[in-house]
RNA sequence: GGGUUAUAGAGAAGAGGGGAGAGACCAGGCUCAGGGAACCUCUAGCAACCAUCCUCGGACAAAGUGGAAAAGGUGCUAAUACCUGGCCCGAAAAGGGAAUUAUAAUUG
Numbered sequence: 001g002g003g004u005u006a007u008a009g010a011g012a013a014g015a016g017g018g019g020a021g022a023g024a025c026c027a028g029g030c031u032c033a034g035g036g037a038a039c040c041u042c043u044a045g046c047a048a049c050c051a052u053c054c055u056c057g058g059a060c061a062a063a064g065u066g067g068a069a070a071a072g073g074u075g076c077u078a079a080u081a082c083c084u085g086g087c088c089c090g091a092a093a094a095g096g097g098a099a100u101u102a103u104a105a106u107u108g
Base pairs, nucleotide, nucleotide: 002107003106004105005104006103007102008101013043014042015041016040017039021032022031023030025086026085027084028083029082044077045076046075049073050072052068053067054066056064081100087097088096089095
């Protein structure tokens, strides 16, 4: 990197380095940024996917349900995945679905 499944309106920032861009891609907006962007490091925090513990379940199995905790593996810490459009349904910029992206778990 490919496949599958789940989630994406909540939550959580300081310091040091860095030095002009950033908000995935394309278009249009809007916003953040020399009162210091991306990115890197450290510390702190958030969340609860996996792992852990308890419960229900069942057959002392498995799937699945509800809960606890946060020392482990990840992730995340402006704005809904910043907003709308992008492909399909639709008269529709109503509404819905997909695709894409991100993250987790899993798989050859």
Molecule: SAM riboswitch aptamer (S box leader)
Organism: Bacteroides sp.